[in-house]
A computed fold for a 72-nucleotide RNA from a Pseudomonadota bacterium, annotated as transfer RNA. Lineage of the source: Bacteria > Pseudomonadati > Pseudomonadota. RNAcentral holds the sequence, with entries from ENA. Rfam family: tRNA. Its family is annotated with triplet codon-amino acid adaptor activity in the Gene Ontology. It is annotated as a transfer RNA. Its mean pLDDT, the model's own confidence on a scale to 100, is 85.

RNA sequence: GGGCGCAUAGCUCAGGGAUAGAGCGCCCGCCUUACAAGCGGGAGGUCCUAGGUUUGAGUCCUAGUGCGCCCA
Numbered sequence: 001g002g003g004c005g006c007a008u009a010g011c012u013c014a015g016g017g018a019u020a021g022a023g024c025g026c027c028c029g030c031c032u033u034a035c036a037a038g039c040g041g042g043a044g045g046u047c048c049u050a051g052g053u054u055u056g057a058g059u060c061c062u063a064g065u066g067c068g069c070c071c072a
Base pairs, nucleotide, nucleotide: 001071002070003069004068005067006066007065010024011023012022013021018055026042027041028040029039030038048064049063050062051061052060
């Protein structure tokens, strides 16, 4: 220098144009003498950045940034 992949909740990851979700974690309650487990509820997101397309973008396009892999 060239090619490919990844970036979404604190962590691991779904979502493939039409309301942003799960598991774990965190908070509250129930249960227990108590703790754990279990059950119920809750908080938490500028979807990496900037443009573009579209009635509508986490999703499609372009450029960039970070990380990883391959080639030179």